[in-house]
Predicted 3D model of a 75-nucleotide RNA (transfer RNA) from a bacterium. RNAcentral records the identical sequence in 2 taxa.
RNA sequence: GGGGGCUUAACUCAGUGGGAGAGUGCUACCUUCACACGGUAGAAGUCACUGGUUCAAAUCCAGUAGUCCCCACCA
Numbered sequence: 001g002g003g004g005g006c007u008u009a010a011c012u013c014a015g016u017g018g019g020a021g022a023g024u025g026c027u028a029c030c031u032u033c034a035c036a037c038g039g040u041a042g043a044a045g046u047c048a049c050u051g052g053u054u055c056a057a058a059u060c061c062a063g064u065a066g067u068c069c070c071c072a073c074c075a
Stems, first nucleotide, its partner, number of pairs: 001071007010024004018055001026042005048064005
């Protein structure tokens, strides 16, 4: 220099055009002498950013940023 993947809750991830979700973690309550385990309920998201397409975008397109991988070049 060229090409490709990934970015969604605190963490690990699902979700390929119309409802934003799961597990773990966290908070409260129940249970216990207490803690853990277990049970019930709840909070937590500008879906990396900007722009575009569309009646409608986490999802499609372009650019930017971060991260990982492959190829080439130099040494």